[in-house]
RNA sequence: GGCGGACCUCGUGUGACGCUAUCCCUCGAACCUCCCCAGGGCCGGAAGGCAGCAAGGAUAAGUGGGCUCUGGUGGGUGCGCGAGGUCCCCUGAU
Numbered sequence: 001g002g003c004g005g006a007c008c009u010c011g012u013g014u015g016a017c018g019c020u021a022u023c024c025c026u027c028g029a030a031c032c033u034c035c036c037c038a039g040g041g042c043c044g045g046a047a048g049g050c051a052g053c054a055a056g057g058a059u060a061a062g063u064g065g066g067c068u069c070u071g072g073u074g075g076g077u078g079c080g081c082g083a084g085g086u087c088c089c090c091u092g093a094u
Stems, first nucleotide, its partner, number of pairs: 001091002004088012017074005023066003027062001033058003041050003
């Protein structure tokens, strides 16, 4: 100086696993959200129209649950790649 190997550190890609939510599901508002609005009300001569309580439906904050998807995160995690370090084997020169 060169081929190869083992281990360590750092970085990086990917997978598994754990946790988690802005992902998924459930519940979820007298009014203060939305939709639809029986009855009743208002307008009208009528036809019809208007606003709209309750019920019903949806949803927000939130509640409970889940990790299949999506995202985040963790490490004495598998594999790959890059850089550095230590050691070993082989070989050549001085």
The prediction has a mean pLDDT of 78.
Predicted 3D model of a 94-nucleotide RNA (Bacterial small signal recognition particle RNA) from Actinosynnema pretiosum subsp. pretiosum.
It is recorded under the gene name ffs.